[in-house]
Context: one part of a larger RNA
């Protein structure tokens, strides 16, 4: 120099992207315990204080009667008594997911996935659905309090408007229309007959085309349905400072965004403005709305517990640091 441990004045996060590491705490007893809440919890919250050995002391309890356990009291020893090992650091704000769970075998453990709930929407049983060329099989030795798809994502209060578009559900009056029926009318062949000897008409049959006409779903056409896919506007004026605009007009559209949230995991100007918090805060909490581009089961807004989750703050604690230094082991150089 390197690795892996030990110890360290003074100071204690100045380190750093960030307190990564590492140190602090740690068992039992025994007082004690806050906001909050779903009344279960939080909680081992936090905070404090005790713990070794001896006693023919003194008291209660228990006893398999030999003792055991707790209290009191008083006494010994050390630097130290859960004396070695083992063996929570806490606490305060927020985001996100309620919660235990599961996952990218080998760079992601999460805010992803699942979950009880919740709603839609198929399927009446030889279900629906799913696997298959078919028998067959799941589904189910089940029957709508069950079975399949789809979204939601505990629990609370809530889930607003719009059916024009595109999907699905009905309808069946009208247009439109396939195969198929149908066959007017025509094509090609030739017995025959004509003839200017070049050719011309042309029945049945047989062949080929075919026109009118009958003619299903489907679309077109009429209703519904958004916890189906989705979508929810613009200019201009106007109140007695000023500003601002409950209010009017006007243009469009299916409807113009509602409760609640809001510089958000969402905001670009933007370190937005204002407060807290720090000597000093581009992050962090409250606020304000000017939402570039929040918004209601692609859920919207709270929320206790939970979390090897992010994110910001503090007390205790430290070789992260100020700034280094010594010691042990092990490699490695060196020198033999």
């Nucleotide at each position: 120099c390197c690795a892996u441990g030990g110890c360290u004045a003074a100071g204690g996060a100045a380190c750093u992207c960030g307190g990564c590491a590492a140190a602090u705490u740690a068992g039992c007893c025994u007082u004690g315990u806050a906001a909050c809440u779903u009344a279960g919890g939080g909680a081992a919250a936090a905070a404090a204080g005790g713990c070794a050995c001896c006693u023919c002391a003194u008291u209660u309890c228990c006893u398999u009667c030999g003792g055991g356990a707790a209290a009191u009291a008083g006494g010994u020893c050390g630097c130290a008594g859960u004396a070695a090992a083992a063996a929570g650091g806490u606490c305060c704000a927020g985001g996100c997911g309620a919660c235990u769970g599961u996952u990218u075998a080998c760079c992601a453990a999460a805010a992803a996935c699942a979950c009880a709930g919740g709603g839609c929407u198929u399927u009446g049983c030889u279900a629906a659905a799913u696997u298959u060329a078919a028998a067959a099989a799941u589904g189910a030795u089940g029957u709508a309090u069950a079975a399949g798809g789809c979204c939601u994502g505990a629990c609370u209060c809530c889930u607003g408007c719009c059916c024009g578009g595109u999907g699905c559900c009905g309808g069946a009056a009208g247009g439109u229309u396939a195969a198929a029926g149908g066959g007017a009318g025509g094509u090609g062949u030739u017995a025959u007959c004509c003839u200017u000897c070049g050719g011309g008409a042309g029945a049945a049959g047989c062949u080929c085309c075919a026109a009118a006409c009958u003619g299903a779903a489907g679309c077109c056409c009429c209703g519904g349905u958004a916890a189906a896919c989705g979508g929810c506007g613009g200019c201009c004026g106007u109140a007695a400072c000023u500003a601002u605009a409950a209010c009017g007009g006007u243009c469009c559209u299916a409807a113009g965004g509602u409760a609640g949230c809001g510089a958000a995991a969402u905001u670009c100007c933007u370190u937005g403005u204002c407060g807290g918090g720090u000597a000093a805060g581009u992050u962090c909490c409250g606020a304000c709305c000017u939402g570039c581009a929040c918004g209601a089961a692609u859920g919207g807004a709270g929320u206790a517990a939970c979390g090897a989750u992010c994110u910001g703050g503090a007390c205790a604690c430290u070789g992260u640091c100020u700034c280094a230094g010594c010691c042990a082991u092990g490699a490695g150089c060196u020198c033999g």